[in-house]
Context: one part of a larger RNA
């Protein structure tokens, strides 16, 4: 380490529970607010954080009812009340009181705060402080009258859905998009109620509601949309005005009237009505009332039960009663009708509703027809637009602009218009109920049980993220009862544990029921150190253990746990022609996690009823009925045929009685349930980039308004100016002066050009070392503006809160995705496809092919056989049509010659024809096989056809064969034909999807065989026979190339002596002619004779200058029997060369093979064939046969979870759940047993479904691995003592170090208690901790003068006003609003922590009173002042430096040098000098402080020396100059002029003294940082003041004072 057990851990999942949720249904009930709502702050309890209640009367006060012996809420405990009838609590009703903010309303305002007038009141001499009413706007009205004045009502703000109205989108759909859909939806305004709206005819009162209907229509007639009459119901309800007239009354008058206002009249269409004029007292409805009855808070009565086993407990088990108008639930220590709460029943204010009297109002009928009325910028008209289902030939309704009426002899509509004809009366108003939505109680649930249900079962919109709109969690259970462990040990008075006690159980111990899994140990068996590898399976040697059997230390059987070693064997999912793949996807476990659900259509199963079937809304009923009855509106069928009229078993078409089309003959069809599919619906889940519409964001960034602040020091040295020389005068030179500048070098500040080093960082942009501006288009601070269809933008598509080619959020919204991913038990049949045609298509579809599953039909389908038929392909051929190559012939044509005539002739060329030999895919006189089809036989087969349901599939690879493209390239690319893989296991080819064999239901340590193979690995032949390789060919290749080597053949030579060597000859005419300088066999050219001789060429090579020479043919001897030469052919040889490593037979080997060939026999060898046994299913009467690989897919049986009913049962003597076994079924899966649990669960039927998970970079928890790794975040410590259980780390001392323009101090922002002290150490602290910025407890912030309160800029608000659909923008008065103006206190001391605030001294400002003073104060309008930016000049603070002075130090002792130290500081006011001043001088000040020296560290005591000069120098304080142009705030206050018919003042102003007052808000503490902005105790950022010394230009840079630090491994 590894398997396998046992017993712990850790998590925190199953069961089991439910306190909280969901959804229906009944009933009720629906607005609140200026009498200050909704919704908040902050308070309030004996002690009090929170939550709840309540409001300064404050977990409550008053009064009434009602209950009652207890109370003082969650939420205990302590104290200490209240109350038991004299009624405390609790419950129910009416009332009081109800801070402050909020429409907030007296103004203001950062919401809960600041600040005012005025009327009463209280304290006070007044002032001042305190109560208390009262003051906002705008409307609409009265009165008054021009002061918008008084008065009186009434609005303003909130609400979830729900109504009505104005504005109104985009994705999406149309497979693109533009009409059009989405959709008048989302969303915005504005309004109103409990309902909203709508509604009584210029026609069917209005409103929901089932049907009519997916119909008429409409429609890029595309996607879509999409009615109405009518019929069934539900609910019912009508009625008032102007007008005519007439009557008063009030104004006006031109005296004719006219006009308004009140009352009567009077309200319609077969017209009415006024008006005349005749009746006739009224059905009926409506307020008022509030009887009888019902109803009805809080609450009140309400039946019946023992015993006895088990057990901690009885409500369980058994015996054997009793009540029910009540056995609805819940509780009690386990299941309870009778134990308790309750249940059925009955009683209960006040209110609501109210039948019937009674009073009130309101409401009548007829004729006449003369004269009046009867709704006006209206109806209609053109033009353009909405909305009606209706997009337009477009009526009818609304109007935007423009014309514009009648007026009862009138006018409108019936879907353009017109004419008849009907109906009906607009331009004025009201109106319950049926109907929507919510909230409240109740009941109910084949709805949830803690990853579910509500986002929230717990103090959730809560922690927590975000500037912000906004986002949005996690997290339940002890036990019947706290009986929660008195008391002992160990430990640090820890944490934590062990004993002892409680309880039925503590392994039920608060991290608490059960407690699985990942996982993390401990024990105990074998096991491993020559051995690789999807980890298993099949075999197995050796061990251990049980158990048993036995002759009992032995052995042997069975189980079980390990497993030496040996066959075989490359995970799972996706995608794919193809996957171990190095293609995808998953660390692991758990737990959630995807084809639902509605309407409509089709089919197919199953029931009803049937020429008929069926109810829908709704009613009655009812214990909630998937009980029951009513309701026949409609629907589907029963008849077709036509464009229709219309006719019907027929009809259309047609002259037709023809003929044809469609029917009919030849009748099944509803409605329910189940499923399977489709459409529409988010539609199987998850996933965009985006697109609109409301809102929310410039603390960060870009520009800009305001109104401040910053920029060490050193150089260059512009114009001007002066003096000089110089010029008629200028010019011009020169020196001097000056101090110009998008000027130069460099710090702070600001910026980011290189380079490293960071890259899971110091840092989501930083550090280090350089670099760039560095008075200027400079930098920064505060305040403030611009808004996404936009803004800003010295422009890069930057920037607009860390991701901007168009923020962020939140909605439309589950946007769409022809993409990818994932898609959950089982088993049984049968099974494809990768093709064809359209196609804005090509990875997508639609139909067809190819599957499946039913039903009809019954051999029609395929195979072989035999008998026929069509045809033009391979092939052949050249007869067509082309193509070509040779030779003949020959007409033309070309040349020649000719008097260029006639002819005549040719190495030219040459149709056609001849002979010869050829090619074609688009050429046939001809022509097959094989396919095709027709008949017949003939056996098989999941064979054919048709109609119905549902697919998948339209990305294919590859081998072989006919072909085309390509280079007769390709693991290329295309068509055909087969075949296999896809979708196929097995053997064989070493290994291999495709090759070669061969189709796997299950099993057998049977058997026979294919391919293939038989020496070992390895199963089977070292097999028989006959030949062939010699190359390890075998066991990789060409063209070429060879006396390799076997076989065949043909043709030669050879004892008349071959072939080969060996010897010898190889001669002459002749040096053959020519040519040559020379050519003698041998440069060349031409000839190639003859002669000797066995034989010898006018010469086959080599050789010379020519010659010579050597050889050759040629011959002859010797030798001795065979020996060439060509053609065919088997195996073999060279050609022959590559990268990790033999490495080109699977190794090993192998040669009369174990290689190659050829014959033959025997073996061996697959999931193949037989055999035996088994299992489904099809077929059959049976016997029996025959089938059973499978992706996509279609059929079909079933397991399991959950809940529901009916029925049976279990169960504290022990459910469900976990746990480990053992058995049982073909499989999902069933069942015992044993622990554990500790309270509930099965079974059988039939029903309903949030029903199965391994993958979806899946959601949430939890735990590994990596790894005891990487890290520990800039800088320095040691030592000693101290505290403690501990000490590198805390105190404390003594060294060392750092920083020192900062790592020291002040102070704004901004945090908010971090601050001081005790205590404490779980967690935080990158380690530790006695320690902290941490936990707990207690303390700490003092102001008349600081700063806010006062004024105003930029901007915002904004009575009235304009402007706009609204919402709302803009803005004059007017307010608001610091970064600015304005303004009165200094100095010392003093806590642990606070001061300019306490205190001590000393001053000052406002008020007021009282003195005192003795004539002005003083408002109010106006005028002026008070202002930049650069550079000088002079004064001059702190501060420094010197120098003097003084005190200590100073060898035994004096003194000098040295040395340390000190000589310091003192405000404000006053008063006084000076132009002034943060100038000087005096008082302030006989004092403080500082100093020794004791100390119990809190303080006390003591002593009290110099205390002068001089310089250096200042940017900020005064004064007082120069330059340039960019020309350098406002308004209050103060001063100062001025004007005023203003006010006060001798009942004393101004002044001055003196007493008193001076409220509210900030005040701790951090503030370059461990506390603020960054996720952190983060190397980053954070605006201003002060900044000693030495060196030095200098604030650089160095070393260093005061100070402070030593950085948390």
């Nucleotide at each position: 380490g590894g398997u396998a057990c046992a017993c712990a851990g850790u998590g925190g999942a199953u069961g089991c529970c439910u306190a909280g949720g969901c959804a229906u249904c009944u009933c009720g009930u629906g607005c609140c607010g200026a009498a200050g709502a909704a919704g908040g702050a902050c308070g309030u309890g004996u002690u009090a954080u929170a939550c709840u209640g309540c409001g300064a009367a404050a977990a409550g006060c008053u009064u009434c009812g009602a209950u009652g012996a207890g109370g003082c809420g969650u939420a205990u405990a302590a104290a200490g009340c209240c109350g038991u009838a004299a009624g405390a609590g609790u419950c129910g009703a009416a009332g009081g009181u109800a801070u402050c903010c909020g429409a907030a309303u007296g103004g203001g305002g950062a919401a809960a705060c600041c600040u005012g007038g005025u009327g009463g009141g209280g304290u006070u001499c007044a002032a001042g402080c305190c109560c208390u009413g009262c003051c906002a706007u705008c409307c609409u009205u009265g009165c008054u009258u021009u002061g918008u004045g008084c008065g009186a009502g009434g609005a303003g703000g909130g609400g979830a859905a729900c109504c009505g109205u104005c504005c109104g989108a985009a994705c999406u759909g149309a497979a693109a998009c533009a009409u059009c859909u989405a959709a008048g939806u989302a969303g915005g305004g504005c309004g109103a109620g409990g309902a909203a709206a709508a509604g009584a005819g210029a026609c069917g009162a209005u409103u929901c509601u089932g049907c009519g209907a997916g119909u008429a229509g409409u429609g890029g007639c595309g996607a879509g949309c999409g009615a109405a009459a009518g019929c069934g119901g539900a609910u019912u309800a009508g009625c008032c005005c102007a007008a005519a007239c007439c009557a008063g009354u009030u104004g006006u008058u031109a005296c004719g009237a006219c006009a308004g206002c009140u009352g009567g009249g009077g309200u319609u269409g077969u017209a009415g009505g006024a008006c005349u004029u005749c009746g006739a007292g009224g059905a009926g409805c409506u307020g008022c009332g509030g009887u009888a009855g019902u109803u009805g808070a809080a609450g009140u009565u309400g039946a019946a039960g023992g015993a006895u086993c088990u057990g901690g407990g009885a409500a369980g088990g058994u015996c054997a009663g009793c009540c029910a108008a009540a056995g609805a639930g819940g509780g009690u220590g386990a299941g309870a009708g009778u134990c308790c709460c309750g249940u059925a029943g009955a009683c209960g204010c006040a209110g609501a509703u109210g039948a019937g009297a009674g009073c009130a109002g309101c409401g009548c009928g007829g004729a006449g027809g003369a004269u009046c009325c009867u709704g006006a910028g209206u109806a209609c008209c053109a033009c353009g637009a909405u909305a009606c289902a209706c997009g337009c030939u477009a009526a009818c309704a609304u109007u935007g602009u423009g014309g514009g009426a009648a007026g009862c002899u009138g006018g409108u509509u019936g879907g353009u218009c017109c004419a008849c004809c009907a109906a009906c009366c607009a331009a004025g108003g009201c109106u319950a109920a049926a109907u929507a939505c919510a909230c409240g109680a109740g009941a109910u649930g084949a709805c949830c049980g803690a990853u579910a249900g509500c986002g929230c079962a717990g103090c959730a919109g809560u922690a927590c993220c975000g500037u912000g709109a906004g986002g949005g969690a996690a997290a339940g259970g002890u036990g019947a009862a706290a009986a929660g462990a008195a008391c002992c040990c160990c430990g640090g008075c820890g944490a934590g544990g062990g004993g002892a006690g409680u309880g039925a159980a503590a392994g039920a111990g608060a991290a608490u029921c059960u407690g699985a899994a990942a996982u993390u140990g401990u024990g105990u068996a074998c096991u491993u150190a020559c051995a690789a590898c999807c980890g298993g399976u099949c075999g197995g040697g050796g061990g251990g253990c049980a158990u048993g059997a036995u002759a009992u230390g032995a052995u042997c059987a069975u189980g079980u746990c390990u497993g030496a070693c040996g066959g075989c064997g490359u995970g799972c999912c996706u995608u794919u022609a193809g996957g171990a793949g190095a293609a995808u996807g998953a660390g692991c476990c758990a737990g959630c996690g995807a084809g639902u659900u509605a309407a409509u259509g089709u089919g197919a199963g199953u029931g009803g009823c049937g020429a008929g079937c069926u109810u829908a809304a709704g009613g009655c009923g009812g214990a909630g009925a998937c009980a029951g009855c009513c309701g026949u509106a409609g629907g589907c069928g029963c008849a077709g045929g036509g464009a229709a009229a219309c006719c019907g078993a027929g009809u259309c078409u047609g002259a037709a009685u023809a003929g044809g089309g469609c029917g009919a003959a030849u009748g099944a069809g509803u409605g329910g349930c189940u499923u399977a599919c489709a459409u529409u619906a988010g539609a199987c889940a998850c996933g965009a980039a985006a697109c609109c519409a409301g809102g929310c964001g410039a603390g960060c960034u870009a520009a800009c308004c305001a109104u401040g602040g910053c920029c060490a020091g050193c150089g260059c040295g512009a114009a001007a100016g002066u003096g000089a020389g110089g010029u008629a005068a200028c010019a011009c030179u020169u020196a001097c002066g000056g101090g110009a500048g998008g000027c130069g070098c460099g710090a702070a500040c600001c910026c980011a050009c290189c380079g490293a080093u960071g890259u899971u960082a110091c840092a989501a942009a930083a550090u280090c070392g350089g670099g760039g501006g560095a008075u200027g288009a400079g930098u920064u601070g505060u305040g403030g503006u611009u808004a996404g269809a936009g803004g800003u933008g010295a422009a890069a598509u930057g920037c607009c809160a860390a991701a901007c080619g168009a923020g962020c959020u939140u909605g439309g919204a589950g946007a769409u995705a022809g993409c990818u991913u994932g898609u959950u038990c089982u088993c049984c049949c049968c099974g494809a496809a990768a093709u064809a045609g359209c196609u804005u298509u090509a990875g997508g579809g639609c139909u067809a092919g190819c599957g499946u599953u039913g039903u009809g039909u019954g051999a029609u389908g395929g195979g072989u056989g035999c008998a026929g038929g069509a045809g033009g392909u391979a092939g052949a051929g050249c007869a067509c049509u082309g193509u070509a190559u040779g030779g003949g012939c020959u007409a033309g044509g070309g040349g020649g010659c000719g008097u260029c005539a006639a002819g005549c002739u040719u190495a030219c060329u040459g149709a056609a024809c001849c002979c010869a030999a050829a090619c074609a895919a688009a050429c046939u006189c001809c022509g097959a096989a094989u396919g095709c089809u027709u008949g017949c036989a003939u056996a098989c087969c999941g064979a054919g056809c048709a109609c119905a349901g549902c697919a998948g599939u339209u990305g294919g690879g590859c081998u072989g064969c006919u072909u085309g493209a390509g280079a007769u390239g390709a693991g290329u690319u295309a068509a055909g034909c087969a075949g296999u893989c896809g979708a196929g296991a097995g053997g064989g080819a070493a290994a291999g999807a495709a090759c070669c064999c061969a189709g796997a239901c299950c099993c057998u340590c049977g058997u026979c065989u294919a391919a293939g193979g038989u020496c070992c690995c390895g199963g089977a032949g070292u097999g028989u026979a006959u030949g062939c390789u010699a190359a390890g060919u075998g066991g990789a290749a060409a063209a070429c190339g060879a006396g390799g080597u076997g076989a065949u053949u043909g043709u030669g030579u050879u004892g008349a002596g071959a072939c080969a060597g060996c010897u010898a000859g190889u001669a002459g005419g002749u040096u053959g002619g020519c040519u040559u300088a020379g050519a003698a066999g041998c440069a060349g050219c031409c000839a190639u004779c003859c002669u000797u001789u066995a034989a010898a060429g006018a010469g086959u090579g080599c050789g010379u200058a020519a010659c010579a020479g050597c050889u050759c043919c040629c011959u002859a001897g010797u030798c001795a029997a065979a020996c060439g030469c060509a053609a065919u052919u088997g195996c073999g040889c060279g050609g022959a060369u590559a990268a990790u490593g033999u490495a080109a037979c699977g190794g090993g080997u192998c040669u009369a093979a174990a290689g190659c060939a050829u014959a033959c026999c025997a073996c061996c060898g697959a999931a193949g064939g037989c055999a035996g046994g088994g299992a489904u299913a099809a077929c059959g009467g049976a016997a029996g046969u025959u089938a059973u690989g499978g992706u996509a897919g279609g059929g079909g049986a079933g397991c399991g979870u959950u809940c529901c009913a009916u029925u049976u049962g279990c169960g504290g003597a022990g459910a469900a759940g976990g746990u480990a076994c053992a058995u049982u079924g073909u499989g999902a899966g069933g069942u015992g047993u044993a622990u554990u649990g500790g309270a509930g669960c099965g079974g059988a039927u039939g029903g309903g479904a949030g029903u199965g998970c391994g993958a979806a970079u899946g959601c949430u928890g939890g735990c590994a691995u990596g790894a005891g790794u990487a890290g520990c975040g800039a800088g320095a410590a040691a030592u000693a003592g101290g505290u403690g259980a501990g000490a590198a780390c805390c105190c404390u001392a003594u060294u060392c170090g750092c920083c020192g323009g900062a790592c020291g101090u002040c102070u704004a922002a901004g945090g908010u208690u971090u601050c001081c002290g005790a205590c404490g150490g779980a967690a935080g602290g990158u380690c530790a901790g006695u320690c902290c910025g941490c936990g707990u407890c207690g303390g700490g912030u003092u102001a008349g003068u600081c700063g806010g309160u006062c004024c105003u800029a930029a901007g915002c608000c904004g009575a009235g006003g304009c402007u706009g659909a609204g919402a709302a923008g803009c803005g004059c008065a007017g307010g608001c609003g610091a970064u600015g103006g304005a303004c009165a206190a200094c100095g010392g001391g003093u806590u642990a922590a606070u001061a300019u605030u306490c205190c001590c001294g000393u001053a000052c400002c406002g008020g007021u009173a009282u003195g005192u003073g003795g004539a002005g104060u003083u408002g109010c309008g106006a005028g002026c002042g008070u202002a930049g930016c650069u550079u000088g000049u002079g004064g001059g603070a702190u501060a420094g430096c010197c120098a003097g002075c003084c005190u200590c130090u100073g060898a035994g002792u004096g003194g000098a040098u040295u040395g340390a130290g000190g000589u310091g500081g003192c405000a404000a006011g006053c008063g006084g000098g000076g132009a002034g001043a943060g100038c000087c001088c005096g008082c302030g000040a006989a004092g403080c402080c500082g100093u020794g020296c004791c100390u119990u560290c809190g303080g006390g005591c003591a002593a009290g020396a110099a205390g002068u000069g001089g310089u250096u120098g200042u940017a900020g304080c005064c004064a007082u100059g120069g330059g340039a142009c960019g020309a350098g705030a406002a308004a209050a206050g103060c001063g100062u002029u001025u004007g005023u018919a203003g006010a006060u003042g001798a009942a004393g102003a101004a002044g001055c003294a003196u007493g008193c007052c001076g409220a509210c808000c900030g005040u701790a503490c951090c503030g370059c940082a461990a506390a603020c902005c960054g996720a952190c105790a983060c190397a980053g950022g954070u605006a201003g003041a002060c900044g000693a010394g030495u060196a030095g230009a200098g604030a650089a840079u160095a070393c260093g004072a005061a100070g402070g630090c030593g950085a948390a491994c």
The part of an RNA shown here (large-subunit ribosomal RNA, half A) has 1609 nucleotides and comes from Chloroflexi bacterium bin20. The prediction has a mean pLDDT of 82. NCBI's taxonomy places the organism under Bacteria, Bacillati, Chloroflexota. Its Rfam family is "Bacterial large subunit ribosomal RNA".